RNA sequence: AACUUAUCCAGAGUGGUCGAGGGACUCGGGCCCGAAGACGCCACAGCAACCGGUUGGCUGCCGAAAUGGUCGUUGAACUUGGUGCUAAAUCCCGCCUGUUGGAAAAAAACGACAGGGAAGAUAAGAA
Numbered sequence: 001a002a003c004u005u006a007u008c009c010a011g012a013g014u015g016g017u018c019g020a021g022g023g024a025c026u027c028g029g030g031c032c033c034g035a036a037g038a039c040g041c042c043a044c045a046g047c048a049a050c051c052g053g054u055u056g057g058c059u060g061c062c063g064a065a066a067u068g069g070u071c072g073u074u075g076a077a078c079u080u081g082g083u084g085c086u087a088a089a090u091c092c093c094g095c096c097u098g099u100u101g102g103a104a105a106a107a108a109a110c111g112a113c114a115g116g117g118a119a120g121a122u123a124a125g126a127a
Base pairs, nucleotide, nucleotide: 003125004124005123006122007121008120013044014043015042016041017040021033022032023031027094028093029092030091045086046085047084050082051081052079053078054077055076056074057073058072060070061069062068090119095116096115097114098113099112100111101110
């Protein structure tokens, strides 16, 4: 790199440094951030609860029983650990389907809304 599963409208920024672009990627369309210094990097702080840990509840099992042991589970709480994240929905759109406006003939361009997909990000896993 590829594969599987889950999540992606919530949440969380200060300082230093750098100096012109940046918003993952190729392209296109939009919309934003940025010399009042963005992006990146470093430090510290924080968010979250995927993994791990602690505690509680519940089910099963073991046990004669216990305020016992143990596997599992959880719309629960906490968190010194491992990641991740800290502008905007993954910033929005691009493909498909449906509804609808266009449309008081039928239809098209072009829109709106809903659902799905693709791609991506992160975590955990498997080989």
A computed fold for a 127-nucleotide RNA from a Phycisphaerales bacterium, annotated as SAM riboswitch aptamer (S box leader). Its Rfam family is "SAM riboswitch aptamer (S box leader)". Gene Ontology term of the family: regulation of gene expression. Rfam's curators write: The SAM riboswitch is found upstream of a number of genes which code for proteins involved in methionine or cysteine biosynthesis in Gram-positive bacteria. Its mean pLDDT, the model's own confidence on a scale to 100, is 79.